[in-house]
Molecule: Bacterial RNase P class A
RNA sequence: UUGGCGGGACGGAUGGCCGCCGGGCGCUUUACGCGCCGGGAGGAAAGUCCGGGCUCCACAGGGCAGGGCGCUGGGUAACGCCCAGCGGAGGCGACUCCGGGCAAGCGCAACAGAGAGUAGACCGCCGCCGGGCAACCGGCGGUAAGGGUGAAAGGGUGAGGUAAGAGCUCACCGGCCGGGCGGGCAACCGUCCGGGCCAGGCAGGCCCCGUCAGGAGCAAAACCAAAUAGGGCGGCGCGAUAAGACGGCCCGUCUUGCCGCCGGGUAGGUUGCUUGAGCCGUGGAGUAAUUCACGGCCUAGAUGAAUGGUCAUCACCCCGAAAGGGGUACAGAACCCGGCUUAUAGUUCCCCAGAUUC
Numbered sequence: 001u002u003g004g005c006g007g008g009a010c011g012g013a014u015g016g017c018c019g020c021c022g023g024g025c026g027c028u029u030u031a032c033g034c035g036c037c038g039g040g041a042g043g044a045a046a047g048u049c050c051g052g053g054c055u056c057c058a059c060a061g062g063g064c065a066g067g068g069c070g071c072u073g074g075g076u077a078a079c080g081c082c083c084a085g086c087g088g089a090g091g092c093g094a095c096u097c098c099g100g101g102c103a104a105g106c107g108c109a110a111c112a113g114a115g116a117g118u119a120g121a122c123c124g125c126c127g128c129c130g131g132g133c134a135a136c137c138g139g140c141g142g143u144a145a146g147g148g149u150g151a152a153a154g155g156g157u158g159a160g161g162u163a164a165g166a167g168c169u170c171a172c173c174g175g176c177c178g179g180g181c182g183g184g185c186a187a188c189c190g191u192c193c194g195g196g197c198c199a200g201g202c203a204g205g206c207c208c209c210g211u212c213a214g215g216a217g218c219a220a221a222a223c224c225a226a227a228u229a230g231g232g233c234g235g236c237g238c239g240a241u242a243a244g245a246c247g248g249c250c251c252g253u254c255u256u257g258c259c260g261c262c263g264g265g266u267a268g269g270u271u272g273c274u275u276g277a278g279c280c281g282u283g284g285a286g287u288a289a290u291u292c293a294c295g296g297c298c299u300a301g302a303u304g305a306a307u308g309g310u311c312a313u314c315a316c317c318c319c320g321a322a323a324g325g326g327g328u329a330c331a332g333a334a335c336c337c338g339g340c341u342u343a344u345a346g347u348u349c350c351c352c353a354g355a356u357u358c
Stems, first nucleotide, its partner, number of pairs: 001355002004352001006350005012314007020040002023037005028031001042330001046341002049339005054217004067212004071085005086099005100208002105206002107202002122147002124143008155173006174198002176195008221271004231262006242256005278297008315328005
């Protein structure tokens, strides 16, 4: 210099004017207002995918079904999150991705291929029989060394062995199982011995093993409490030649009243509601995640749901020769916290590895 890897930060600024939602103080006619002061979206407020707090319901104890998770150790209120390690895979590397069990059972595998899991004879190789002068042809059988198909063909290399072959036997290598020793808290690593045991892939297929968990959610939940209708109790009225409704009127038909109190529920209101596993700084412990101590700070609480608009200057980006013009991403709290995932214009910092040049 160039193309990379990993981890962070910011994500328009200041001022004026007009508004909106909360809070505090003061004034006033004391519930209508007015004035002043101060606060008012995010790194994801999003998806609502996990975990917890909180609230109500349920619950003697235990289990089934259904569901989540899955190497080891640590962190945490908890987690499916985070940190550190282990093993495997990919990459020259920084680094990234994956993680119980397929040697319990069941199931699945397109196309191609003879054969796809108790393997398999298409070509080839070998033996025997028959035919043929011969080349060779046909039949029966053996064979997985070679060819061919496939993503995958039932360990690899070599030697012995054989009619030809084959873990059939042997040596070495690889895997698996069993055992010993050493290191590590452990996952695991190293090493030695024994056994030809050679067992394919998929469990983000059923399943098996281990482990976790009562259910519902702030529209939780609690309190105050209209009108109308309905319920209960009490009092008054007890009259049918009455009152009311239908109707312009008559006939006719239908209904039974008034007042007070109580309790439940609805509308409405209040609480829950924002001081919290909080934030910032310094120091200690720890590789780290994290944690402890001390000091400082208070930082939105709406509910037909506020957080906006406009002007000026500046910053950045784009277009343009200039003058100038345009733009500033993704996105909007709703009980609160810890995570994960997804979206994000532009700016910027740090660590590391590769190539090239000096």